[in-house]
RNA sequence: AUGCAGGAUAUCUAGGGUUCCGCCCAGAUUGGGGUCAGGUCCAAGAGGUAUCGCCGCCCACCCACAGGUGGAUCGGUACACGGCGGGGCAAAAUCCCGGGAGGC
Numbered sequence: 001a002u003g004c005a006g007g008a009u010a011u012c013u014a015g016g017g018u019u020c021c022g023c024c025c026a027g028a029u030u031g032g033g034g035u036c037a038g039g040u041c042c043a044a045g046a047g048g049u050a051u052c053g054c055c056g057c058c059c060a061c062c063c064a065c066a067g068g069u070g071g072a073u074c075g076g077u078a079c080a081c082g083g084c085g086g087g088g089c090a091a092a093a094u095c096c097c098g099g100g101a102g103g104c
Base pairs, nucleotide, nucleotide: 007052008051009050010049011048012047015042016041020039021038022036023033024032025031026030053077054076055075056074058071059070060069061068062067079099081102085097086096087095
C1' cells in the first nucleotide's frame, strides 16, 4: 500500500426531535410553544437481551483418502479513538454517508 472478513433479525435503552396525541399560552372550533420532565414516532459498528446464522469438539452414515451429509449438548463469534460536512423522514439524532476522512 492492497485484498478478504469482522453476520442477520426482533426487541429494549442511552440518545433524538416535533408530524399526531397530551400539556401550556393567546386575540381561542384558530394560531403559537419542544428553552413542554410525557405518549405515538426515529434510534446505536464501537449499548443490553433473545433468536437465527457461521465455526469447533463429539456422534451417526457415505467414502480408498481428501472430504461430504445429518444430529443433540456444550464452547466460540475477538478488538474497536474518531471529526467537519452532507442526506432523509414531520424534524432531529451515537440513524445513513461511516469499522468513512483522520489518528494510534

The RNA shown here (Guanidine-I riboswitch aptamer) has 104 nucleotides and comes from Anianabacter salinae. The source organism's lineage runs through Bacteria, Pseudomonadota, Alphaproteobacteria, Paracoccaceae and Anianabacter. The coordinates come from a structure-prediction model, not an experiment, and the mean pLDDT is 83. It matches the Rfam family "Guanidine-I riboswitch aptamer". From the family's description: This family represents a conserved RNA structure found upstream of the ykkC and yxkD genes in Bacillus subtilis and related genes in other bacteria.